[in-house]
RNA sequence: UAUUUUCUUCAGGGCAGGGCGUAAUUCCCUACCGGCGGUAAAAGUCCGCGACUCCUUGAAAAAGGACUGAUUUGGUGAAACUCCAAAACCGACAGUUAAAGUCUGGAUGAGAGAAGAAAAAA
Numbered sequence: 001u002a003u004u005u006u007c008u009u010c011a012g013g014g015c016a017g018g019g020c021g022u023a024a025u026u027c028c029c030u031a032c033c034g035g036c037g038g039u040a041a042a043a044g045u046c047c048g049c050g051a052c053u054c055c056u057u058g059a060a061a062a063a064g065g066a067c068u069g070a071u072u073u074g075g076u077g078a079a080a081c082u083c084c085a086a087a088a089c090c091g092a093c094a095g096u097u098a099a100a101g102u103c104u105g106g107a108u109g110a111g112a113g114a115a116g117a118a119a120a121a122a
Stems, first nucleotide, its partner, number of pairs: 001122001003120008017029003031102002033091002035049004044089002053066005071087005093105003
């Protein structure tokens, strides 16, 4: 130094202001937010993963599978759908005095993964 195993810790942000209304942080105007790894160069929109949801097996724990949103133009450059400029777009399920990416809840959960420690063998 890389590999394997075990353990510990960490691991998601966001409606300010206004309108209508009996009632909306849910509608309308406007505002705001962006998990993890990868990449010729920094990504919500590329590639992959997690989460959510659904299905199957199972007494349970758990395992397997399905599903999995959205970007263009110009510029710089050796290299950018990642930077700069401009204009766009997207966002699980359940709940709610009224329809939710932003409120409440499952969740003091789970987790891609990140950091650290120990051990093993080379």
About this RNA:
Predicted 3D model of a 122-nucleotide RNA (FMN riboswitch aptamer (RFN element)) from Mariniflexile fucanivorans. It matches the Rfam family "FMN riboswitch aptamer (RFN element)". Rfam links the family to the GO term FMN binding. The sequence was found by an Rfam model in a public genome assembly. Lineage of the source: Bacteria > Bacteroidota > Flavobacteriales > Flavobacteriaceae > Mariniflexile. Model confidence (mean pLDDT): 84 of 100.